[in-house]
Molecule: RNase P RNA; transfer RNA
Organism: Anderseniella sp.
RNA sequence: CCAGCCGGCUGGAUGACCGCGCCGGUUGCCGGUUGCCGGCGCCGGUGAGGAAAGUCCGGGCUCCACGGAAACACGGUGCCGGAUAACGUCCGGCGGAGGCGACUCCAGGGAAAGUGCCACAGAAAGCAAACCGCCCUUGUGCCUCGGCACCGGGGUAAGGGUGAAAGGGUGCGGUAAGAGCGCACCGCGGACGCGGCAACGCGGACGGCACGGCAAACCCCACCGGGAGCAAGGCCAAAUAGGGGCGGCAUGCAAGGUUCACGCCUUGCGGUUCGCGUUUUCCGGAACGCUGCCCGGGUUGGCUGCACGAGGUGCGCGGCAACGCGCAUCCCAGAUGAAUGGUCAUCCAGCGAACAGGCAUCAUGCCGCGUUUGCGGACAGAACCCGGCUUACAGGCCGGCUGGUGUC
RNA sequence: GCGGGUGUAGCUCAAUGGUAGAGCAAUAGCCUUCCAAGCUGAAGACGAGGGUUCGAUUCCCUUCACCCGCUCCA
Numbered sequence: 001c002c003a004g005c006c007g008g009c010u011g012g013a014u015g016a017c018c019g020c021g022c023c024g025g026u027u028g029c030c031g032g033u034u035g036c037c038g039g040c041g042c043c044g045g046u047g048a049g050g051a052a053a054g055u056c057c058g059g060g061c062u063c064c065a066c067g068g069a070a071a072c073a074c075g076g077u078g079c080c081g082g083a084u085a086a087c088g089u090c091c092g093g094c095g096g097a098g099g100c101g102a103c104u105c106c107a108g109g110g111a112a113a114g115u116g117c118c119a120c121a122g123a124a125a126g127c128a129a130a131c132c133g134c135c136c137u138u139g140u141g142c143c144u145c146g147g148c149a150c151c152g153g154g155g156u157a158a159g160g161g162u163g164a165a166a167g168g169g170u171g172c173g174g175u176a177a178g179a180g181c182g183c184a185c186c187g188c189g190g191a192c193g194c195g196g197c198a199a200c201g202c203g204g205a206c207g208g209c210a211c212g213g214c215a216a217a218c219c220c221c222a223c224c225g226g227g228a229g230c231a232a233g234g235c236c237a238a239a240u241a242g243g244g245g246c247g248g249c250a251u252g253c254a255a256g257g258u259u260c261a262c263g264c265c266u267u268g269c270g271g272u273u274c275g276c277g278u279u280u281u282c283c284g285g286a287a288c289g290c291u292g293c294c295c296g297g298g299u300u301g302g303c304u305g306c307a308c309g310a311g312g313u314g315c316g317c318g319g320c321a322a323c324g325c326g327c328a329u330c331c332c333a334g335a336u337g338a339a340u341g342g343u344c345a346u347c348c349a350g351c352g353a354a355c356a357g358g359c360a361u362c363a364u365g366c367c368g369c370g371u372u373u374g375c376g377g378a379c380a381g382a383a384c385c386c387g388g389c390u391u392a393c394a395g396g397c398c399g400g401c402u403g404g405u406g407u408c
Numbered sequence: 409g410c411g412g413g414u415g416u417a418g419c420u421c422a423a424u425g426g427u428a429g430a431g432c433a434a435u436a437g438c439c440u441u442c443c444a445a446g447c448u449g450a451a452g453a454c455g456a457g458g459g460u461u462c463g464a465u466u467c468c469c470u471u472c473a474c475c476c477g478c479u480c481c482a
Base pairs, nucleotide, nucleotide: 001404002403003402004401005400006399007398008397009396010395012347013346014345015344016343017342018341020047021046022045023044024043025042026041028040029039030038031037032036049379053390054389056388057387058386059385060384061229062228063227064226066284067283068282069281070280071279074225075224076223077222078221079093080092081091082090083089094108095106096105097104098103109220110219114218115217116214117213118212131160132159133156134155135154136153137152139150140149141148142147168186169185170184171183172182173181187209188207189206192203193202194201195200233304234303235302236301243295244294245293246292247291248290249289252269253268254267255266256265257264258263271288272287273286274285297481298480311330312329313328314327315326316325317324318323348377350375351374352373353372354371355370357367358366359365409478410477411476412475413474414473415472418432419431420430421429426462435449436448437447438446455471456470457469458468459467
């Protein structure tokens, strides 16, 4: 210098004028229910993001007459160890795949628990299988007596062909032809030993190979999960018809009190219902009614939840790291048809053109320091909050590393 | 803002992981003097991108588009 890999940061700056939301102040003006509140004005402060997005996961918080326990079902996750409030996230390892390499990617448990599937093609597709070929052979025919053809029987998975996949691979021996039939190497399984917390790695007696693939098919194993969601929930105000229809389950028994009686009350036993969107059982609890579907009435207001939090920044310590601990310091948007904007000027990146210039050349060309001019900054915008993931993004800056080439 | 669902031909819908079909429409031809009806033929699609698998409309992930429901009081 060229090509590339990984990580981090940033996401225009300044000024003027006009305007918006929120908070605080106000000795100004106006109004009211007059030491108070509201409106307008003035002053000061503050005002989007790395993804605020998609809503794909995990939590906080809140509610649900239910609280606890168990089982089944359902859903999710899936190498090992750690981090964390938790996670499907992150970090460090292991194994596999790709790359010369830096490095990247992997839903990566179990297929000798069981079920299922493997279309078409092909002879045979899961207790494997003889279509062609190869070899042996009965019979018949031909013959140039070597053999050939046809009909049968048998052996053979080495070769051809089909397929995504054909029951280890290569070589030598062996055989009628062949075959782990035998042997060597490689592959596979593997008792056991050693190392490691573990995943796993190394060695390996022995086994001639017996175990095809698919679990993002059912399933098995291990672990996790009650549901709903700030339109949750609480308070205030206003208004209306505290309404109606069709169903389901239950509305029981005994005793006592009161009463002329009906009835009412209490107690006991029993029953039913209640898990706001899965089922059942048990223990306790609550109610006496519970519940499904449908049709109506009123309102379209305010306050709260609501911004101090698993919070930001800096330093130190521990840890390979994710992260944790300690100290100091800071307060940092709260809208509700929804504020955070618009115009102008000058700069800063970046791109293009012209002029002048430099380099090489026969010529086309290349370069970027200078001057002028034009264009010009993406993706996108909070809505209860937080941790992640994913997706979108014009550009710019920094750090580390790899391969190649040249010079010293 | 929250929750749920659906994407297949121009429209309405099918399809067990194994060549994507049907009806209507549109189109070409036949029939008819012409039109309609009828008959015959041809064309036309799995929203997009990845993954699992021999093989994906189907299974999984991401993404895009569309649709539906949800205020409060009694």